A computed fold for a 72-nucleotide RNA from Candidatus Yanofskybacteria bacterium RIFCSPLOWO2_02_FULL_44_18, annotated as transfer RNA. The organism belongs to Candidatus Yanofskyibacteriota, within Bacteria. Model confidence (mean pLDDT): 80 of 100.
RNA sequence: GGUGCCGUGGUGAAGAAGUUACACUGCGGUCUGCAAAACCGCUAUACGUGGGUGCAAAUCCCACCGGCACCU
Numbered sequence: 001g002g003u004g005c006c007g008u009g010g011u012g013a014a015g016a017a018g019u020u021a022c023a024c025u026g027c028g029g030u031c032u033g034c035a036a037a038a039c040c041g042c043u044a045u046a047c048g049u050g051g052g053u054g055c056a057a058a059u060c061c062c063a064c065c066g067g068c069a070c071c072u
């Protein structure tokens, strides 16, 4: 220098046009003599950044930033 893949709440992770599943963590509650476990409920500024297309973009397109792999 070239090519490909990846970037989503505090963490892991699904979703590939119609507001972001699920698990863990955290908070509240039930239970318990107190805890733990279990069960119920709840929270969060989450779609790397900037543009484009479109009624509508995490999702498609372009550029950039970062990570990984391969080629040279």
Base pairs, nucleotide, nucleotide: 001071002070003069004068005067006066007065010024011023012022018055026042027041028040029039030038048064049063050062051061052060